[in-house]
Context: one part of a larger RNA
RNA sequence: CUUGCAGCAAGACGGAAAGACCCUAGAUCCUUUACUUCAUUUUCAUAUUGCGAAGGCUGUUUUACUACGUAGAAUAAGUGGGAGCAUAAAUGGCGUCUCUGAAAUACCACCUUGUACUGCUGCGCUCCGCUUACUUUUAAGUACCAAACUAAUAAGGACCGUAUGAAAAAGGAAGUUUACUUGGGACGAGUGUCUCCUAAAUUGUAACGGAGAUGCACGAAGGUAGCUUUUAAUCGUUUCAAUUGAAUCGUAACGCGUAAUGGUAUAAAACUGCUUGACAAUCAGACCGAUAGGUCAAGUUGGGACGAAAGUCAGUCAUAGUGACCCGAUACUUGAGAGUGGAAUCAGUAUCGUUCAACAGAUAAAAGGAACUCUAGGGAUAACAGAUUCAUCGUGACUGAGAGCUCUUAUCGAUGUCACGGUUUGAUACCUCGAUGUCGACUCAUCUUAUCCUGGAAUUGAAGCAGAUUCCAAGGGUCUAGUUGUUCGCUAGUGAAAAAGAUACGUGAGUUGGGUUCAGAACGUCGUGAGACAGUUCGGUCCCUAUCUGCUGUUAG
Numbered sequence: 001c002u003u004g005c006a007g008c009a010a011g012a013c014g015g016a017a018a019g020a021c022c023c024u025a026g027a028u029c030c031u032u033u034a035c036u037u038c039a040u041u042u043u044c045a046u047a048u049u050g051c052g053a054a055g056g057c058u059g060u061u062u063u064a065c066u067a068c069g070u071a072g073a074a075u076a077a078g079u080g081g082g083a084g085c086a087u088a089a090a091u092g093g094c095g096u097c098u099c100u101g102a103a104a105u106a107c108c109a110c111c112u113u114g115u116a117c118u119g120c121u122g123c124g125c126u127c128c129g130c131u132u133a134c135u136u137u138u139a140a141g142u143a144c145c146a147a148a149c150u151a152a153u154a155a156g157g158a159c160c161g162u163a164u165g166a167a168a169a170a171g172g173a174a175g176u177u178u179a180c181u182u183g184g185g186a187c188g189a190g191u192g193u194c195u196c197c198u199a200a201a202u203u204g205u206a207a208c209g210g211a212g213a214u215g216c217a218c219g220a221a222g223g224u225a226g227c228u229u230u231u232a233a234u235c236g237u238u239u240c241a242a243u244u245g246a247a248u249c250g251u252a253a254c255g256c257g258u259a260a261u262g263g264u265a266u267a268a269a270a271c272u273g274c275u276u277g278a279c280a281a282u283c284a285g286a287c288c289g290a291u292a293g294g295u296c297a298a299g300u301u302g303g304g305a306c307g308a309a310a311g312u313c314a315g316u317c318a319u320a321g322u323g324a325c326c327c328g329a330u331a332c333u334u335g336a337g338a339g340u341g342g343a344a345u346c347a348g349u350a351u352c353g354u355u356c357a358a359c360a361g362a363u364a365a366a367a368g369g370a371a372c373u374c375u376a377g378g379g380a381u382a383a384c385a386g387a388u389u390c391a392u393c394g395u396g397a398c399u400g401a402g403a404g405c406u407c408u409u410a411u412c413g414a415u416g417u418c419a420c421g422g423u424u425u426g427a428u429a430c431c432u433c434g435a436u437g438u439c440g441a442c443u444c445a446u447c448u449u450a451u452c453c454u455g456g457a458a459u460u461g462a463a464g465c466a467g468a469u470u471c472c473a474a475g476g477g478u479c480u481a482g483u484u485g486u487u488c489g490c491u492a493g494u495g496a497a498a499a500a501g502a503u504a505c506g507u508g509a510g511u512u513g514g515g516u517u518c519a520g521a522a523c524g525u526c527g528u529g530a531g532a533c534a535g536u537u538c539g540g541u542c543c544c545u546a547u548c549u550g551c552u553g554u555u556a557g
Stems, first nucleotide, its partner, number of pairs: 001557002004554005010549003014544002022378006028370004034176005040169009050130003054126002056123002059120002063116003067112001074105001078110004084094002134156003138152001140150003179191003188208001192214006215359001216257001217316002222275005228269001230253001255264002258321001260319003279302004285296004291360001304313003327353006335346002385432001386430001387428003391425001393421006402412002439514001440512003444506001445503005452477003455472006479493005520538004524533003
């Protein structure tokens, strides 16, 4: 080295199960003050549903009364007529007149408010009674049993029940919804429009990049004609201050409703006069945009404003101040109008109703839980491990303020700088989700050296002993108990020393299963609830007969 046998389990990202964690899409159950329905319950109305009495109420009728501010004989409801009224007649009385007052009385007529009485009508009111609808009991008859029917009996009774309609309550039940972006998801934040930077000197250009603004305002802050020119800083005087004065500078730093940017003296700024072009119709030509859409705009016609005129004027120095379609409303209009005339309705023009703000707007109308869970997928996307990186972490070097009595470098060392390592916490999301088993303990270890002990040197602020620092060195060694699931840590005791690490934080086809991380249960807390909690607590199935590589022992060649 080859062959066979007996063994061990380090590897074959070993076998088994289209990962149960996580995310994406879906499902299914559950919850509720999510949305929309339904059962169900209650109330009312109508029908089935008839008779009678009493009271009450509504309406109407008769009669009798009723009405108080102040002034005024005084309790003036109101209005109209009115010079007389009443009696056989007279006296007398009331009124006219006068007075008071907003309004004047006798008498006649109409009429209002409220009260009482009488008659009639009605009732959708209340209560009571009746029996024939209707309900139920009992025993007969017909009937094979049952159901049903027939005539009785008793108890209720126009209630109940039933049907239809209108309301209220209604997770008891059902169907559904519960956005997207996202250096995994959740929590947070954002979502339209405008300005600047990023933006790489045309335009354009991303990020959960850095800063802000906006969802209007104004009939003058619009049009036109004329006229005017500042602001800031400094100095001096007075003053508490506002203010006032002087000189210098002198293209704009001011102002321009508002953010920022650009623009602006020929002013787009300030003031004054007159005004409504913040007009109607049509439209060449351009710019931006995938589209939808947005923007600029000469000219022609009409009728105007200002200006002596030339001319300017279709809102505002510009860039934000916003919403498609459908549906509905209002006004106007020359249209259509189902035999005809009208109307309803439709069309046209103008305007209005959306924080449809998740702002290219799914519906008129919508929230949650799942550890009891399920399915399709994903290494397009997280948790373990690996990989990359090395901010953090660890180690070393350079510099050398200073400490070290003096003296940078015996020793320590601020500041600043440069490397290395890949044991920490991270960042990234590159292999693996048709599975790479996760902490600690046990067992067995192999390696590194940045050496804890033992060995050899150098320097020393090394007298010696004992040390300090540095260099060489990995041969061997490097603990036992208590507490805790712990690694770690603390405590106690030995020892020459009780080193640091790597190995899928070595090792579960070697063991364990105390912790974490399914289903049961409980506490605290949160939640209306279903349920939830890097909060706690008790309990909780660890499969594999070794084909190959590797290793150990052994037979034969």